[in-house]
A computed fold for an 85-nucleotide RNA from Hydrogenoanaerobacterium saccharovorans, annotated as c-di-GMP-I riboswitch aptamer. The coordinates come from a structure-prediction model, not an experiment, and the mean pLDDT is 85. RNAcentral holds the sequence, with entries from Rfam.
């Protein structure tokens, strides 16, 4: 180097809820708790997949369709700590 996560250890991450800020939503941020994670770290105009639908367009006026707005704790990419049964 590759591969692999059993038992460990040092460090990290933080779903939902509460309250606060933005936002049309979906969502982000922050504080507090922590469901849980060996990549729950990065990457979202150039891999799929999902969520919203403010503006547009249609329109039987009920509503449909759209990303240019998100999601990386949904696959994937891609870089890396620790340990070596």
């Nucleotide at each position: 180097a590759u591969u692999a996560g059993a038992a460990a250890a040092a460090g990290g991450c933080a779903g939902g809820a509460u309250u606060a800020a933005c936002g049309a939503a979906a969502g982000u941020u922050a504080a507090u708790u922590g469901c849980g994670c060996a990549a729950a770290g990065c990457u979202a105009u150039a891999g799929g997949g999902u969520c919203u639908a403010a503006g547009u367009u249609c329109u039987u006026c009920g509503g449909a369709a759209u990303a240019u707005g998100a999601c990386a704790g949904c696959c994937a990419g891609u870089u890396a700590c620790c340990u070596a049964c």